[in-house]
Context: one part of a larger RNA
């Protein structure tokens, strides 16, 4: 010097991103206990007091219940209180700095955010506001169910049957959940348009038995037409779902405006005009886990507050089951304040053990 501990004058968070760490508190009994609340809680709220040992004392009481006595045909019952065990409250006394004398053994309070809660999670950097959850909603599924695994047989669903099962979203509870179906999706419709395979086979091409023309070495060459068959192709026409089309549907995916003017101070604009849209954001909340400008402005708290709390609304860019706003209880969650407490600090010191280093 490093680590692990112990103690510390005065102060007491001045430390620090932040009271991180440490300290405080602590048991049992008695007294006492607020807002709020879903009436269960909150609550060990908070805040106080007592606690050892000896004597009164074989204490009061409590538990168990012997001998004995009585009743009874008997089983048994009643009285009885010995012994044993347990054991307050009260009074008196004793000692120490200290009596839950060591150890084990909650620090408390106020306010806000998020998530209702108990749970679950990144085995080895994240335990949370993430996941789950009971509850809510939509949707599919009539049973050989839907859905899922498998090529199949088969299996799960389920030895269940719509008060059931699958999928998706939301997430206790309270009050609520507005407008838009133009786009995308889903559901329904079938008149018309388009449309596959297939059917159909107008027509066209190839091949050539034959025929024609020309030339000539009379049996050949060149060339034209061309039946049947075979073959290649092939128009019209018929032709389902789908798409186009017509409706419905947002707790389906999603979306929810701009400009100009206007009231007898000014300011503001209940009001009017106009353009666009499928419709132009309702209730509630709002500088918020969302606010850029921004340390917005005002108030509170501090001597002093970019954080915090209460308001305002100019919402860059909240908003209603991608849920909105509240909310008792709960939280190794996050934020701000406060009391107690402390070596976190002013500012460091001493002690113990272990290590390191040096000398031998």
């Nucleotide at each position: 010097c490093u680590c692990u501990c112990g103690u510390u004058a005065a102060g007491g968070a001045a430390c620090u991103c932040g009271g991180c760490a440490a300290a405080u508190u602590a048991g049992u009994c008695c007294c006492g206990u607020a807002a709020c609340u879903u009436c269960g809680g909150a609550a060990u709220a908070a805040g106080g007091g007592a606690c050892g040992c000896c004597c009164c004392g074989u204490u009061a009481g409590u538990g168990u219940g012997a001998a004995g006595u009585c009743c009874u045909c008997g089983c048994g019952g009643a009285c009885g209180g010995a012994g044993c065990a347990u054991g307050a409250a009260g009074g008196g006394g004793c000692c120490g700095c200290a009596g839950u004398g060591a150890a084990a053994c909650g620090g408390g309070c106020c306010a806000a955010g998020c998530g209702a809660c108990u749970g679950u999670u990144u085995a080895c950097c994240a335990a949370a506001a993430a996941c789950a959850c009971a509850g809510g909603a939509c949707u599919c599924u009539g049973c050989a169910a839907a859905a899922u695994c498998g090529u199949a047989a088969g299996a799960u669903g389920a030895a269940g049957u719509a008060u059931a099962g699958g999928g998706u979203c939301u997430g206790a509870c309270a009050c609520c959940u507005g407008c838009c179906c133009g786009g995308u999706g889903c559901c329904g419709g079938a008149a018309g348009g388009u449309u596959a395979a297939a059917a159909g086979g107008a027509g066209g091409g190839g091949u050539u038995a034959g025929c024609g023309u020309a030339a000539u070495u009379u049996a050949u060459u060149a060339u034209g037409c061309g039946a049947a068959g075979c073959u290649c192709u092939g128009a019209a026409u018929u032709g389902a779902a789908g798409c186009c089309c017509c409706g419905g549907u947002a707790a389906a995916c999603g979306g929810c405006g701009g400009c100009c003017g206007u009231a007898a101070c000014u300011a503001u604009g209940a009001c009017g005009g106009u353009c666009c849209u499928a419709a132009g954001g309702u209730a509630g909340c709002g500088a918020a886990a969302u606010u850029c400008c921004u340390u917005g402005u005002c108030g509170g708290g501090u001597a002093a507050g970019u954080u915090c709390c209460g308001a305002c609304c100019u919402g860059c860019a909240c908003g209603a089951a991608u849920g909105g706003u509240g909310u008792a209880a709960c939280g190794a969650c996050u934020u701000g304040g406060u009391c107690a407490c402390u070596g976190u600090c002013u500012c460091a010191a001493c002690g113990a053990g272990a290590g390191g280093c040096g000398c031998g």
Notes
A computed fold for a 360-nucleotide part of an RNA from a Spirochaetota bacterium, annotated as large-subunit ribosomal RNA, domain IV. Its mean pLDDT, the model's own confidence on a scale to 100, is 86. The RNAcentral record of the full RNA draws on ENA.